[in-house]
Context: one part of a larger RNA
RNA sequence: GAUGAAUGCUGGCGGCGUGCCUAACACAUGCAAGUCGAGCGGCAGCGAGGGGUGCUUGCACCCUGUCGGCGAGCGGCGGACGGCUGAGUAACGCGUGGGAAUCUACCCUAAAGUGAGGGAUAACCGCCCGAAAGGGUGGCUAAUACCGCAUAUGAUCUUCGGAUUAAAGGAUUUAUCCGCUUUAGGAAGAGUCCGCGUUAGAUUAGGUAGUUGGUAGGGUAAUGGCCUACCAAGCCAACGAUCUAUAGCUGGUCUGAGAGGAUGAUCAGCCAGACUGGAACUGAGACACGGUCCAGACUCCUACGGGAGGCAGCAGUGAGGAAUCUUCCACAAUGGGCGAAAGCCUGAUGGAGCAACGCCGCGUGAAGGAUGAAGGCCUUCGGGUUGUAAACUUCUUUUAUGAGUGAAGAAUAUGACGGUAACUCAUGAAUAAGCACCGGCUAACUACGUGCCAGCAGCCGCGGUCAUACGUAGGGUGCAAGCAUUAUCC
Repeated sequence: GAUGAAUGCUGGCGGCGUGCCUAACACAUGCAAGUCGAGCGGCAGCGAGGGGUGCUUGCACCCUGUCGGCGAGCGGCGGACGGCUGAGUAACGCGUGGGAAUCUACCCUAAAGUGAGGGAUAACCGCCCGAAAGGGUGGCUAAUACCGCAUAUGAUCUUCGGAUUAAAGGAUUUAUCCGCUUUAGGAAGAGUCCGCGUUAGAUUAGGUAGUUGGUAGGGUAAUGGCCUACCAAGCCAACGAUCUAUAGCUGGUCUGAGAGGAUGAUCAGCCAGACUGGAACUGAGACACGGUCCAGACUCCUACGGGAGGCAGCAGUGAGGAAUCUUCCACAAUGGGCGAAAGCCUGAUGGAGCAACGCCGCGUGAAGGAUGAAGGCCUUCGGGUUGUAAACUUCUUUUAUGAGUGAAGAAUAUGACGGUAACUCAUGAAUAAGCACCGGCUAACUACGUGCCAGCAGCCGCGGUCAUACGUAGGGUGCAAGCAUUAUCC
């Protein structure tokens, strides 16, 4: 000098930041990923219309998907982003510079097409099982769900003869729009390989059998022992292999004249993880935080047969700890998902709240005022000092309190923040100073108390009756809404 700090004493305001460093410990409760009716059959609830019955003539009941819409369902897109954490990892994980054997939903550009059919199934209606979670069975039905056929600009394979390969409709103002299929290119993204760099230990010296290479095959979007069969016996290592310990990496941050040292909170990029271990499914993309399956530990429900759960999302609780916040407001802005749109969702985000945790700014009044008042302290008893300090006089109103006006951020409409910021007026010095130190280092001294006691102390060292070093008081010094201490780094 610095800190994501903590502790002690103290504490007025504002702006901008920051806030579980420990138990990747366990979690009550609410919310954090939905959306599309312009893909579909429908109609549980709500509103409107139509019909009927009763009749207290404007109310009650019943029927009707006709309309607005819409619970549940089929289908599409999104739940692989965003958000959190740093356990693991000494590694092509990261950083940097290159490479070739690859893929890509949505988006952009270009070309071609979108013909004719089929069989199911959920919802629904019955029946049945179960405490529940849920399940079985029979019947009906739709699609941009599923499956053949046709066509093939193209694309794939090819022995160059040929073979294989698509599609889906919807809205409507009838003119278009949104889609769908195939192909080529782009954009951006992702996978993969390589050179170099990346902590400590030799009181770790040998390690390795899919191990190292080849051939053939499998597998993948793709190269490759990635996997398998066969063949060979290689490969790494004192330029530190292997093993052990520790650790997410980087841009950066702190310090330093620099070189360097230390560090990796917040913000940004990459990686890894989602109760623990394992696995695949779906999909353009996952081996998937708020998906599935299996095993385990734990918690909960149970009718004891069986089930449910995963805050390292936002708040919040317990525990641990020296220690770290509200179970808040809003989608107004920025961005994201879905939708033709209106819009819906969004604890991302924008804000407010709490905390002197940090940085910065402001204030706690200003000018005058000597008989140097009183009081305190000291005294050589003359006085000195506190001290222009106070009182007192004049003035000001930052701040405070009260009242009024009142934004920008928003494009035409829409403002959570917020009647906030800012401005104007009024009141009245009014609401606002502490902490550490004073032997030397080191700025700042006297008195009393104590008497090697009580105590102080960063180092040297103070204290045993004259203590500037302990305690108190007066005075002084340094910082100041802070000041000291402790811890850690340079």
Predicted 3D model of a 490-nucleotide part of an RNA (small-subunit ribosomal RNA, 5' domain) from an uncultured bacterium.